[in-house]
RNA sequence: UCCACGAAAAGGCAAACCGUCGGUAACGGCGGGACGCAAAGCCACCGGUCCAGACAGCCCCGAAAGGGCUGCGGAUAGCGGAGCCAUCGAA
Repeated sequence: UCCACGAAAAGGCAAACCGUCGGUAACGGCGGGACGCAAAGCCACCGGUCCAGACAGCCCCGAAAGGGCUGCGGAUAGCGGAGCCAUCGAA
C1' cells in the first nucleotide's frame, strides 16, 4: 500500500410518524423526528415487490357506463444480487 475483517475512536446517514409541497398513484422533495445502518454513499444492469393516469392488445357484463389481465411506462438502492467510490485501524 492492497484485500479481508469490524474492536475502539472521530464523525455520518435517518425508519415509522407529524407538517408541507409535487404526483392519478406507488412514491419523492423540504422541515421536525430516530427504528435502525460499516457502505442505510452512488447506480435501475439482473431478479423480486409496488403503482397504474395516457396509449395498445385481449377478456367480462352491458343500452351506456364500468371492471380485469398483459404490454409500454413509472417507483423502490432501508428486498436481494452485480458494478463503482469511500473514513478509521485492534484482534